[in-house]
Context: one part of a larger RNA
RNA sequence: GAACGAACGCUGGCGGCAGGCCUAACACAUGCAAGUCAAACGGGUGUAGCAAUACAUCAGUGGCGCACGGGUGCAUAACGCGUGGGAAUCUCCCCCUUAGUACGGAAUAACGUCGGGAAACUGACGCUAAUACCGUAUAACGACUUCGGUCCAAAGAUUUAUCGCUGAGGGAUGAGCCCGCGUCUGAUUAGCUAGUUGGUGAGGUAACGGCUCACCAAGGCGACGAUCAGUAGCUGGUCUGAGAGGAUGAUCAGCCACACUGGAACUGAGACACGGUCCAGACUCCUACGGGAGGCAGCAGUGAGGAAUAUUGGACAAUGGGGGAAACCCUGAUCCAGCCAUGCCGCGUGAGUGACGAAGGCCUUCGGGUUGUAAAGCUCUUUUAACGGUGAAGAUUAUGACGGUAGCCGUAGAAAAAGCCCCGGCUAAAUUCGUGCCAGCAGCCGCGGUAAUACGAAUGGGGCAAGCGUUGUUC
Numbered sequence: 001g002a003a004c005g006a007a008c009g010c011u012g013g014c015g016g017c018a019g020g021c022c023u024a025a026c027a028c029a030u031g032c033a034a035g036u037c038a039a040a041c042g043g044g045u046g047u048a049g050c051a052a053u054a055c056a057u058c059a060g061u062g063g064c065g066c067a068c069g070g071g072u073g074c075a076u077a078a079c080g081c082g083u084g085g086g087a088a089u090c091u092c093c094c095c096c097u098u099a100g101u102a103c104g105g106a107a108u109a110a111c112g113u114c115g116g117g118a119a120a121c122u123g124a125c126g127c128u129a130a131u132a133c134c135g136u137a138u139a140a141c142g143a144c145u146u147c148g149g150u151c152c153a154a155a156g157a158u159u160u161a162u163c164g165c166u167g168a169g170g171g172a173u174g175a176g177c178c179c180g181c182g183u184c185u186g187a188u189u190a191g192c193u194a195g196u197u198g199g200u201g202a203g204g205u206a207a208c209g210g211c212u213c214a215c216c217a218a219g220g221c222g223a224c225g226a227u228c229a230g231u232a233g234c235u236g237g238u239c240u241g242a243g244a245g246g247a248u249g250a251u252c253a254g255c256c257a258c259a260c261u262g263g264a265a266c267u268g269a270g271a272c273a274c275g276g277u278c279c280a281g282a283c284u285c286c287u288a289c290g291g292g293a294g295g296c297a298g299c300a301g302u303g304a305g306g307a308a309u310a311u312u313g314g315a316c317a318a319u320g321g322g323g324g325a326a327a328c329c330c331u332g333a334u335c336c337a338g339c340c341a342u343g344c345c346g347c348g349u350g351a352g353u354g355a356c357g358a359a360g361g362c363c364u365u366c367g368g369g370u371u372g373u374a375a376a377g378c379u380c381u382u383u384u385a386a387c388g389g390u391g392a393a394g395a396u397u398a399u400g401a402c403g404g405u406a407g408c409c410g411u412a413g414a415a416a417a418a419g420c421c422c423c424g425g426c427u428a429a430a431u432u433c434g435u436g437c438c439a440g441c442a443g444c445c446g447c448g449g450u451a452a453u454a455c456g457a458a459u460g461g462g463g464c465a466a467g468c469g470u471u472g473u474u475c
Base pairs, nucleotide, nucleotide: 001475002474003473004472006471007470008469009468010467013347014346015345016344017343018342019340020339021305026303027302028301030300031299032298035064036063037062040061041060043058044057045056046055047054048053071258072257073256080183081182082181083180084179085178086177089175090174094171095170096169097168098167099166100165101164102136103135104134105133111126112125113124114123115122116121142151143150144149156163157162184230185229186228191221192220193219196218197217198216199215200214201213202212203211233255234254235253236252237248238247239246240245260281261280262279263278264277283294284293285292286291311337313336314335315334319333320331321330322329323328350380351379352378353377360371361370362369363368384416386411387410388409389408390407394402419464420463421462422461423460424445425444426443430459431458432457433456434455440447441446
């Protein structure tokens, strides 16, 4: 000098764009953050109707989604990440191609009756539907094969337009796996390793593989730093620097890991699953003491910690996501608004004229000098702010939270708008008074013990400016 997710002190007019718990992955009151489909299904209730039925609504069966989106950086020195390759794989929804969608059956929730329990919840009996479940048939360009053959599916709805369902092949997308190279510090860590290294066989997986197991062999890694210990999410990037490099990894984007702590699997195309299940633990809460409930590292918000970091806001209008044939519903993703000079950028706090060089202040060699065209006065302007009116784009034709916002027009009046630090040298800018090694200053050198340009004040001056200084950190 530059930079910052900054903090502190003094001060503070406006706008645009961005950013905002770096500390306790500490504990959390309350609300919301994942639903949707009646064009899969049977019921309950209400309304209309003589009825069939229609509409609305509610819980339930069923389907899809909840593995995305959002948060955090604990762990991790690792194929985790970055980069470049690879073969032994799977892939809901979507696209293309091809072949089908036949005949039957038994249940069960809801519901009803009777119970148990304080509650959470739950038992027995009875009834019922389906795109829920099961059987038979069909079976190849599929699977297996001893090459003879054997085996495997489906679901219907309907307003008659279609939407679905099943087998197979291909694509797209996504994901899993393997390898080369790169990826912090310590040798005051030198040896480490028994599923360890390899083989055979078997099991397992979507898939290769000691991934697991039985047997056999005795290997494998290491001063080119193994092992151990410490620290740490990685990257695109960011800051600095002429560069080389050094430091760093907030915001945005990609990947990874985690979801009170530890462990486990279930379901599923996909999880070993933040707002799912089970077990154990710590903590908190309810209880009729028998037993139960919970997990903000989602958005707000609270306490605590801290130098320090915001609203318990609006809307689905846009973009995107889930469900649905659609209408539409949901969406603290997102878009907006609120708070904060936290940063960057822009604008304003007036312009011209004005010498009696006014008054006052300060200094003085007492002549004067300076503040100073500064003020007053005169002549103007109205950005911003204020008030009144009008009023968007963002949306395609309907739909605008933002918002009566931005913008535009008009009205009045210089009116409402300047501070902070410094002035011994480095370093731009000095005098007087007070103080008297005191009080104090200080980044370094150093000032202060009676004339201090260095302390405190005043006047003057210098610098930057809605900021200015200080502190911290990096180059």
About this RNA:
This is a predicted structure of a 475-nucleotide part of an RNA (small-subunit ribosomal RNA, 5' domain) from an Alphaproteobacteria bacterium. NCBI's taxonomy places the organism under Bacteria, Pseudomonadati, Pseudomonadota, Alphaproteobacteria.